[in-house]
Molecule: transfer RNA
Organism: Candidatus Nanoarchaeia archaeon
RNA sequence: GGCGGCAUAGCUCAGCCUGGCUCAUAGCGCCACGCUCAUAACGUGGAGAUCCCGUGUUCAAAUCACGGUGCCGCCA
Repeated sequence: GGCGGCAUAGCUCAGCCUGGCUCAUAGCGCCACGCUCAUAACGUGGAGAUCCCGUGUUCAAAUCACGGUGCCGCCA
């Protein structure tokens, strides 16, 4: 330098191909409460995401297109 893959909550990820409703998923973790002498476990509730960044297409974009950034792999 060329090609391909990935980027969504603190962590691991689903959703993306096939755009659609007011609230973007789940588990772990975190906070509060219950239970307990107490801790763990368990139960109930809660907070937490500019969907990597920008532009475009569209009535409407996490999802489509283009450019960029970072990481991983392959080729040279």